Predicted 3D model of a 74-nucleotide RNA (transfer RNA) from a Nanobdellati archaeon. It matches the Rfam family "tRNA". By type it is a transfer RNA. Model confidence (mean pLDDT): 80 of 100. NCBI's taxonomy places the organism under Archaea, Nanobdellati. The RNAcentral record of the sequence draws on ENA.
RNA sequence: GACGGCAUAGUUCAGCCUGGUAGAACGCAGGUUUCAUAAGCCUGAUGUCGGCGGUUCAAAUCCGCCUGCCGUCA
Numbered sequence: 001g002a003c004g005g006c007a008u009a010g011u012u013c014a015g016c017c018u019g020g021u022a023g024a025a026c027g028c029a030g031g032u033u034u035c036a037u038a039a040g041c042c043u044g045a046u047g048u049c050g051g052c053g054g055u056u057c058a059a060a061u062c063c064g065c066c067u068g069c070c071g072u073c074a
Stems, first nucleotide, its partner, number of pairs: 001073007010026004020057001028044005050066005
C1' cells in the first nucleotide's frame, strides 16, 4: 500500500442480511428471607449503538468518508 473482519449497557454478546418502541445473560442498587453471609425470589437503573455526513416519513440496521483493534496479501 491492497483487501477483509470487528466496534451496541460496567462485562460478554444478540439484533444489522429483510430500516419501524434498543435487548439477553452476568454484574450493580433496593426489597424479601437469615442470628449473619451466600444462594433463591421480587423490583429497579442503566446506552450520544466508535465519529462525521448522506438517503428516507423513519437509520444500531442502507450508502460514503474517517478513527481504533485484529487478520490475509504485497